RNAcentral holds the sequence, with entries from ENA.
The RNA shown here (transfer RNA) has 72 nucleotides and comes from a Pseudomonadota bacterium.
Its mean pLDDT, the model's own confidence on a scale to 100, is 82.
[in-house]
């Protein structure tokens, strides 16, 4: 250099263009003679950056970053 896949909570990962979420992890409570499991309840987000489309974008389009994977 061309093509392709991926990027969303601290981690693994969902979300047909119409309220961003589960799981584990983290705070707090309950139950236990203590721990752990369990059971209630809570925090945590600039959807990878920056435009564009659209009444409405994580979702489509465009440039550009990083990460694998192929070609050459």
């Nucleotide at each position: 250099g061309c093509g392709g896949u991926u990027g969303u909570a601290g981690c693994u990962c969902a979300a047909c263009g119409g309220c961003a979420g589960a799981g584990c992890g983290g705070g707090a409570g309950g139950c236990u003679g203590u721990u752990a499991a369990c059971c209630u309840c809570u925090a945590g987000g600039u959807u990878g950056a920056g435009g564009g489309u659209u009444c409405g974008a994580a979702u489509c389009c465009c440039u550009c970053c990083a990460a694998c994977c192929g070609c050459g």